[in-house]
RNA sequence: GGGCGGUUAGCUCAAUUGGCCAGAGCAUUCGCCUUACAAGCGAGGGGUUGGGGGUUCAAGUCCCUCACCGCCCA
Repeated sequence: GGGCGGUUAGCUCAAUUGGCCAGAGCAUUCGCCUUACAAGCGAGGGGUUGGGGGUUCAAGUCCCUCACCGCCCA
């Protein structure tokens, strides 16, 4: 330098091939339980979907560009 894959909550990952308010597990906060703690049960908070731009009535999903991570080729 070229090709491919990836970037979504603090972490690990979904999101039915563009359609209603983007979810789950773990973590975290509060409550219940317990003499405490852990486990368990219940409830809650947490997101510019890597940045910017474009297409569309509508974009996490499609297009362009930049950045970063991984693999392969040179």